[in-house]
């Protein structure tokens, strides 16, 4: 040597008297999605010749943000976050939201795509071992 979070970094044009800004576009790096063999794969009604056939509920993704009770607004909960770093104890404080896709997606090598945001802090507990 602040903190959540992937959300940093670097290079080129282009504009311009010049700087600063600002826009595109590339490249690392982090991060997220689709995608094959193999494997795996839902619930109800109603016919049926018992082989199957109609109808209905949709289903999925990022994130820790799930899930349960009681009722209008709480108490609880998987699960998450706290100051150089990573174990482990012991004590405190917070979250436990929103959003997106659109009848399509299981796993998935190769390969295709996409994001780099936003918001907060003024004491931020202690102990043991390792490192920076």
């Nucleotide at each position: 040597u602040g903190c959540c979070g992937a959300a940093u970094c670097g290079c080129g044009u282009c504009g311009u008297c010049g700087u600063a800004u600002g826009a595109c576009g590339c490249g690392a790096g982090c991060g997220g999605g689709g995608g094959a063999c193999c494997c795996a794969c839902u619930g109800g009604a109603g016919c049926u010749u018992c082989g199957g056939c109609u109808c209905c509920g949709a289903g999925g993704g990022c994130g820790a943000a799930u899930c349960g009770g009681a009722u209008u607004u709480c108490c609880g909960u998987a699960g998450c976050g706290c100051a150089c770093u990573c174990u482990u104890u012991c004590g405190g404080c917070g979250c436990g939201a929103g959003c997106c896709c659109g009848u399509c997606a299981g796993c998935u090598a190769a390969c295709c795509c996409c994001g780099c945001a936003g918001g907060c802090c003024c004491g931020a507990g202690a102990a043991a071992g390792a490192g920076a």
c-di-AMP riboswitch aptamer (ydaO/yuaA leader) from a soil metagenome, 132 nucleotides, folded computationally. The RNAcentral record of the sequence draws on MGnify. Rfam family: c-di-AMP riboswitch aptamer (ydaO/yuaA leader). Rfam describes the family as follows. This family represents a conserved RNA structure found upstream of the ydaO and yuaA genes in Bacillus subtilis and related genes in other bacteria.